[in-house]
The RNA shown here (transfer RNA) has 76 nucleotides and comes from a Candidatus Sumerlaeota bacterium.
RNA sequence: GGGCCCAUAGCUCAGCCCCGGUCAGAGCGCGCGCCUGAUAAGCGCGAGGUCGAAGGUUCAACUCCUUCUGGGCCCA
Numbered sequence: 001g002g003g004c005c006c007a008u009a010g011c012u013c014a015g016c017c018c019c020g021g022u023c024a025g026a027g028c029g030c031g032c033g034c035c036u037g038a039u040a041a042g043c044g045c046g047a048g049g050u051c052g053a054a055g056g057u058u059c060a061a062c063u064c065c066u067u068c069u070g071g072g073c074c075c076a
Base pairs, nucleotide, nucleotide: 001075002074003073004072005071006070007069010028011027012026013025021059030046031045032044033043034042052068053067054066055065056064
């Protein structure tokens, strides 16, 4: 220098292309409650997200396009 992949909740990850559509999800963790003599486990409820950044297309973008940032792999 070239090619490819990844970035979504505190952590680990789905959803993302083919195929854009009302309020974006799970497990763990956290808070509260139930249960127990009391814990753990289990069950229920809840809080928690600029979907890496900017721009573009569109009635409408986490999703499509472009550029950039950070990380990883390969080639030279």
Overview:
Rfam family: tRNA. By type it is a transfer RNA. Its family is annotated with triplet codon-amino acid adaptor activity in the Gene Ontology.